[in-house]
Parts: sequence; structure tokens; C1' cells
RNA sequence: UACAAAAGUGGCUCCAUCGCUCCUUCGGGAGAGGAAAGUCCGGACAGCAGAGGGCAUCCUGCUUCCUAACGGGAAGGCAUCUCCUAGGAGAUGACAGCAAGUGCAACAGAAAGUAUACCGCCGAUCUUUCUUUAGUGAAAGAGGUAAGGGUGAAAUGGUAGGGUAAGAGCCUACCGGUAGUCAGCGUGAGCUGAUUAGCCAGGUAAACCUCAGGAGCUGCAAGGCCAAAUAUGCUGGUGAUAAGAGUUGCCCGCUCCUUGCCAGUGGGUAGGCCGCUAGAGCUUGAUGGCGACAUUAAGCCCAGAUAAAUGGUGGAGAUCCUUCGGGAUACAGAAUCCGGCUUACAAACUUUUGUACAAA
Repeated sequence: UACAAAAGUGGCUCCAUCGCUCCUUCGGGAGAGGAAAGUCCGGACAGCAGAGGGCAUCCUGCUUCCUAACGGGAAGGCAUCUCCUAGGAGAUGACAGCAAGUGCAACAGAAAGUAUACCGCCGAUCUUUCUUUAGUGAAAGAGGUAAGGGUGAAAUGGUAGGGUAAGAGCCUACCGGUAGUCAGCGUGAGCUGAUUAGCCAGGUAAACCUCAGGAGCUGCAAGGCCAAAUAUGCUGGUGAUAAGAGUUGCCCGCUCCUUGCCAGUGGGUAGGCCGCUAGAGCUUGAUGGCGACAUUAAGCCCAGAUAAAUGGUGGAGAUCCUUCGGGAUACAGAAUCCGGCUUACAAACUUUUGUACAAA
């Protein structure tokens, strides 16, 4: 210098003109994002439910802290892996329990769990046979063994000695692990040291499960208010009497029922309004803290639409491509609002690492 990867910054700029949404003092002013996305966590807010407790279901799982809260974040501890300058750096981790119970494990292998016995070793003890001066020696079997070999991703800690028929933590020493006790350091997870016990226990809990902690359910289409036309419920008034019922056997009358009209009223639909955007708010500074963050001062107001506005056209510039005519401008677009997480992201700039080339 070039290329690649990762992280960060920032997310093309200006002018004119025609529109759209909201606000307005009618002059004008404001108008998508860092992720508005996925809708994965946590809250605010709202309605419903709810004495208290338990079961079930779901979620979380090292410590301390931050926060309204969190499964998020900060600072640490531990484990594993990588690197080197060798005691540090970086990355990753659902990081409680398999030393409670149950389950599961292809192939190979004797055996994958109350471990087992294929080859091997032994055969002290017991049985049978042969043998010897002699339970002396031998063979076969019962049986013992887990040193050695072999299988496997994984086979009951390792080395040495003692011990034994052969062996084995069976015993001893040292090393490793686990559990306990004590001391020191640390808020704590934990670390360091001493000491005790042969305690040596396979893997798997993002398998059931156990333990500890947490979660009531539904989401702004929540929820509240106003409310047309048409149809209809209820109340009152009034008119009608063909049929029916009641009132006395019959007639009139009256009442009920039915029905027309008028007035009032209820629920609910279309539609409208509120919720709705000034807030765990933004910017800058100071102070405290390793940090996440907290406190404080000054300044600022920054979409609120509803089938859904935030756009079109023209010109200039920037970058890239070009067949020199021109073309392209990342990812993506609010929908109640916040805090996170995750994912997407062109060109440019900054930093780090790697590779290649060149020079000293």
C1' cells in the first nucleotide's frame, strides 16, 4: 500500500414546485427508524377475577450490584478451549442436584451397571483320576481373580512396594479426586493453607424427576363516553270494536287482549369523541461510582394517522456502475407507550487482527 474479517461512528446533501396528515395566535409551524422489523422477554396502563393456603401447569437456576421490572445489563468467581513474551490475555458456558428414585445408550465387546469374565493368570480350598518314600507331583473340573491382553466415545483413580495360590485400596507411601473440620482473606460466589476419612462414587437432568425462587387471566380490536336511519322492547295518552276472554243467564256498559296514532324512554348498529402521546422524555455540563448507573443544574418539545398522512416532479452536488445514451442510492417504513434481546444493513470514515507485496 492492497485485500479480507470483526467492532464502532453515521445512516446521501441542498434548492424549487405541486400535494397529504396534525397543530395554529391564520403569519405560519411540525411530520418514520437505528433497527419503526421479529413479537422473544420485562414493565406502565386498562378490564375481568381474587379471604387465606395447597395441587397442577409454565418459567428461571454461580455471586454481588444496577433497574420501575426483566430470562436484560455491569463488575466478579469457577469450568472448558485457544494464544503467547508463561502468568497473563481472549473466547465460550441453562454454571443447582445423577453421592435420592426411575429411565436411556447405535456398533463393537464377556460385560454399558446390584458390573462382568472372551483370551489370560491361579487352582491355596473341595471333588475325581494317575503318581510319589512323603498331601509328593501332575491332569481335569468345581471354583478364585480383575494384574496383563482385547472391544469401545466411555470399563471402578495413578505409580511403587508389601501381600497372595493368583490377585485386588486388601494394606502402606506418594500423587490426584471427593467429603468433613479448622485457620486466614473476601460483602459474596470462592480462594489459600493445615488436617481427618481408603470415601474412590461411570455418562446423561435443553430425560422424567428432586430442590429453591417466581408467575392470576386477557391485551388499546384493552377500556370509557355520545349516538342517526331502520327494526324492536318498555311506559303513558288517545282512537277503533270484526272476532275472543272476564264481569250476572241475556243485552248495554266496563275491563283485558289485539291494533292504529302521538309523546317519552331503554339496549344496540353505522358514525363520532376520549384513551393518544410531556414522557421511568431528549441534549449538554457538573458530582458520586471500577462499571452498569444514580443525583443535580441549565436548556429543549420531538409524528399521532385509522385503511391509515410522512409523497410526486424538476434541478444541482456526492459516491458507484456504464454499451457514454444513461442508470443506481443499504436494511427497511410508526399504529397505546416505554426498557431490553435478537435479526437485517450499501458506500464512506475510525480502530484492531490476518494475508500478500514493497522499502528501510
Molecule: Bacterial RNase P class A
Organism: Bacteroidota bacterium